[in-house]
The prediction has a mean pLDDT of 80. Predicted 3D model of a 73-nucleotide RNA (transfer RNA) from Amoebidium parasiticum. The RNAcentral record of the sequence draws on ENA. Its Rfam family is "tRNA". By type it is a transfer RNA. The gene name in the source record is trnW.

RNA sequence: AAGAUUGUAGCUCAAUUGGUAGAGCAUAGAACUUCAAAUUCUGCGGCUGUAGGUUCAAGUCCUGCCAAUCUUG
Numbered sequence: 001a002a003g004a005u006u007g008u009a010g011c012u013c014a015a016u017u018g019g020u021a022g023a024g025c026a027u028a029g030a031a032c033u034u035c036a037a038a039u040u041c042u043g044c045g046g047c048u049g050u051a052g053g054u055u056c057a058a059g060u061c062c063u064g065c066c067a068a069u070c071u072u073g
Stems, first nucleotide, its partner, number of pairs: 001072007010025004019056001027043005049065005
């Protein structure tokens, strides 16, 4: 320099053909226990890397940029 893949909650990952963004872990509270652990219940946490475009509607499709990984030279 060229090409490919990826970017979503604190972490690991989902989201079907474009149609209201979810799960596990973590964390907070409660129940249980003499206390704790384990277990059970409830909650908190996101405008999806960034800027635009298409569309009635975009995490999803298109373009630029940024970051990470890999490949080629």